[in-house]
Context: one part of a larger RNA
Molecule: small-subunit ribosomal RNA, central domain
Organism: uncultured Bacteroidales bacterium
RNA sequence: UUGGGUUUAAAGGGAGCGCAGGCGGAGGUGCAAGCGUGCCGUGAAAGCGCGGGGCUCAACCCCGUACAGCGGCGCGAACUGCUCCCCUUGGUUGCGGGAAGGGAAGGCGGAACUCGUGGUGUAGCGGUGAAAUGCAUAGAUAUCACGAAGAACUCCGAUCGCGAAGGCAGCCUUCCGGCCCGUGAACGACGCUCAUGCUCGAAGGCGCGGGUAUCAAACAGGAUUAGAUACCCUGGUAGUCCGCGCGGUAAACGAUGAACACUCGGGAUUUGCCCCUUGUGGGUGAGUCCCCCAGCGAAAGCGUUAAGUGACGGUGAAACUC
Numbered sequence: 001u002u003g004g005g006u007u008u009a010a011a012g013g014g015a016g017c018g019c020a021g022g023c024g025g026a027g028g029u030g031c032a033a034g035c036g037u038g039c040c041g042u043g044a045a046a047g048c049g050c051g052g053g054g055c056u057c058a059a060c061c062c063c064g065u066a067c068a069g070c071g072g073c074g075c076g077a078a079c080u081g082c083u084c085c086c087c088u089u090g091g092u093u094g095c096g097g098g099a100a101g102g103g104a105a106g107g108c109g110g111a112a113c114u115c116g117u118g119g120u121g122u123a124g125c126g127g128u129g130a131a132a133u134g135c136a137u138a139g140a141u142a143u144c145a146c147g148a149a150g151a152a153c154u155c156c157g158a159u160c161g162c163g164a165a166g167g168c169a170g171c172c173u174u175c176c177g178g179c180c181c182g183u184g185a186a187c188g189a190c191g192c193u194c195a196u197g198c199u200c201g202a203a204g205g206c207g208c209g210g211g212u213a214u215c216a217a218a219c220a221g222g223a224u225u226a227g228a229u230a231c232c233c234u235g236g237u238a239g240u241c242c243g244c245g246c247g248g249u250a251a252a253c254g255a256u257g258a259a260c261a262c263u264c265g266g267g268a269u270u271u272g273c274c275c276c277u278u279g280u281g282g283g284u285g286a287g288u289c290c291c292c293c294a295g296c297g298a299a300a301g302c303g304u305u306a307a308g309u310g311a312c313g314g315u316g317a318a319a320c321u322c
Stems, first nucleotide, its partner, number of pairs: 007300002014200004021193003025087001027085002030082002033080002035076008049065006090190001091187003094183005102176007109153001114148007124135002161168002205246006215239001219235004260310003265291011276279001295302002
C1' cells in the first nucleotide's frame, strides 16, 4: 500500500476539546479546475500486443496498426469544485418551563469508633477451630456523665439519577457547567470527524507542608505447620484525610470509537409536554432496563441504546495453484 477485520479468537486510543487534513443539506446563476468527448503534437528503432504475409511448419524474417501518459485547440455541463443569489429540515440563539448523588468553595448536624476526666462497680477482659501473645487489683472489661479529635455519611436507595470518561450520596448557602421538553421568534449550512497538539484522568506511588480517630502494606509478637518469610490472632509505621505540585496507569469494561439516516412488536422504569377528561386511559419527546420479528453472527448472542441496513456493486477478487 491493497484487501479483510477489531463484544468473547490478534485488534477501539481511558476520556474530552480541537488546528491542519478528510467528508458535508435543498433550489438557482455563471465558470469549466476535476470529468467526458473530437481533433492536433509527442509517444525513436528493435521488442511486446493485434491483423496480414515469406522461408514445406516453427523458431526466424517482412508489412500494417496501436493503447495509455503528457502538452495543445474545440465542444458538453449531469456529478465534484469555485462564484454569486436564495431556502430551512442540520446546527446555533432567543423566550417559557423541568429533573438531577454534575463541578468548586464555605458553613452546619447526628450516630459510631478511639482517646481523656469523673462516677458506679469487681475480677477478669479480649481473642480463636482451640489457644496464646495482649490488656487488667497502679482497678481493666461492662455501665453512666462530660469533654477532645479525625474520618465517613445508616435508613431513604432502586433493575434509580447525573457526568465526556475517571467518577459523584448527611443537610444548608453561594458560585460554575451540562442536559431535556414546549414554542417555532432570530441567524441561515455557521456542520461532522480529527493525525500532531492541549486538557481531564480511579486506586496506588512521589516531593513539600499539615493532620492522624479508624483501618492498615512493611515490621514485631502469638498461633498453625514437617516448615509457614502466609492464611487466623494481638499490636503496628508509611499510607488512608487536607493544601500545593509531580506522575498518567487499570478487567480506565458495554472487554463494543464518534456522528448521521433508515428498519416489526411487547413489557418495566426515570423525567417533560399534549388530549379526551377521570381510566389500571390515549398520544408525543428525551433517558434507563428486560423479552423478541426480520436481519446479522462461528456460535454464545446482538436485535430502534444493533453486533441489522448504508460504499465498494449493472461487482466477481488478492494470496495461493495450474